A computed fold for a 389-nucleotide RNA from a Desulfobacteraceae bacterium, annotated as Bacterial RNase P class A. Rfam family: Bacterial RNase P class A. Rfam classes the family as a ribozyme. It was read from a public genome assembly, where an Rfam model found it.

RNA sequence: GGUGCCGUCUAAACGAUCGCCGGGUGCAUCGGUUUGAUCCGGAGGAAAGUCCGAACACCGCAGGGCAGGGUGCUCCAUAACGUGGAGUCACGGCAACGUGAAGGAAAGUGCAACAGAGAACAGACCGCCCGGUCUGGCAGUUUUCUGUCAGGUUGGGUAAGGGUGAAACGGUGCGGUAAGAGCGCACCAGUUUCCCGGGUGACCGGGAAAGCUUGGUAAACCCCACCCGGUGCAAGACCAAAUAGGGGAGUGUCUGAGGGCGGCCCGUCCGAGCUCCCGGGUAGGUUGCAAGAGGUGAUGGGCAAUCAUCAUCCAUAGAUGAAUGAUCGUUGCCUGGUGCGGGGUAACUCUCACCAGGAACAGGAAUCGGCUUAUGGACUGCACUGACC
Numbered sequence: 001g002g003u004g005c006c007g008u009c010u011a012a013a014c015g016a017u018c019g020c021c022g023g024g025u026g027c028a029u030c031g032g033u034u035u036g037a038u039c040c041g042g043a044g045g046a047a048a049g050u051c052c053g054a055a056c057a058c059c060g061c062a063g064g065g066c067a068g069g070g071u072g073c074u075c076c077a078u079a080a081c082g083u084g085g086a087g088u089c090a091c092g093g094c095a096a097c098g099u100g101a102a103g104g105a106a107a108g109u110g111c112a113a114c115a116g117a118g119a120a121c122a123g124a125c126c127g128c129c130c131g132g133u134c135u136g137g138c139a140g141u142u143u144u145c146u147g148u149c150a151g152g153u154u155g156g157g158u159a160a161g162g163g164u165g166a167a168a169c170g171g172u173g174c175g176g177u178a179a180g181a182g183c184g185c186a187c188c189a190g191u192u193u194c195c196c197g198g199g200u201g202a203c204c205g206g207g208a209a210a211g212c213u214u215g216g217u218a219a220a221c222c223c224c225a226c227c228c229g230g231u232g233c234a235a236g237a238c239c240a241a242a243u244a245g246g247g248g249a250g251u252g253u254c255u256g257a258g259g260g261c262g263g264c265c266c267g268u269c270c271g272a273g274c275u276c277c278c279g280g281g282u283a284g285g286u287u288g289c290a291a292g293a294g295g296u297g298a299u300g301g302g303c304a305a306u307c308a309u310c311a312u313c314c315a316u317a318g319a320u321g322a323a324u325g326a327u328c329g330u331u332g333c334c335u336g337g338u339g340c341g342g343g344g345u346a347a348c349u350c351u352c353a354c355c356a357g358g359a360a361c362a363g364g365a366a367u368c369g370g371c372u373u374a375u376g377g378a379c380u381g382c383a384c385u386g387a388c389c
């Protein structure tokens, strides 16, 4: 210098002008809850997806079981989790490191396309071996016949070899055999059981015995262990109008309540209701709702996740279909170009100046812990490796 791996941080700053939303005010203004002045506050690392887990609320619920759903190596962390930490094992990578629904297939049931003879109490297509029979060659014999070789056919043996397949019922060697075969033996691999040692544990290391090998699939049914009631802040709690309807009391129905004729009286017309109280619901409002599983720092325990103690900070978005923006300037950042200078053998790199361009993903809607996804930039550490010394 190159190629990679892991992790951490950051998400521009300041000023001016013009605006937006919420709140306060011994302020001004106004009929007013208006308008203005002034002060304070006003999104994120993911606010996102709504995928898990909780808290909280209401409903349900004696207890137990079935069904259904979820999780699934170990230990630890946590309010909890399907999350996290540290490990174990398997696989991938030279490595840093990554990935894993990673319990059980010697409980039971099932499944395996195509190819292939045979696919799970295996299987004989080719080949190999043995026997019968037929044909032919050769040799022997006087001939019948006998021996041998080749081919056809037929009965059997054989899982070593070929071939098919994702997978063919341990591997290598020697013995053995008609040919073969764990048929026997040695070594290796694996399974089960037992013993010893290490570890909290998953598991690891070592040893012995057995039968000689008992395939795959459980994101197939199933078995085993553990967990799980439902609905979500549009949960729920409180206050509470107009109109209509409900209940009660009073009053009135020709001895005329009440209403219309601009206020009152008379008059006139219409006339069976009218007034008050109570309670439920709706609109609307308040609350839930921002000081909490809170942030920061220090010390201590722990490999770590994280926990404990102490100090310190925080009223301040909490709302309505919903504000947090725009322009300009300065500085900073990134990219490209040009130039001066420095480092290095070199590839390359650093400082400074000038010019041009760029700045992503994205926005609360009750809250918290995670996961996942989107995305601009900076950097620590680690692994492998080229060249040179």
Stems, first nucleotide, its partner, number of pairs: 001385005007379004012331007020042006027036002044361001048372002051370004056232004068228005073087005088102001089100004103223002108221002110217002125162002127158014170188006189213001191210008236287004246278006258270004292314001294313008333358007341350003

Model confidence (mean pLDDT): 75 of 100. Of the family's consensus pairs, 93% are formed in the model.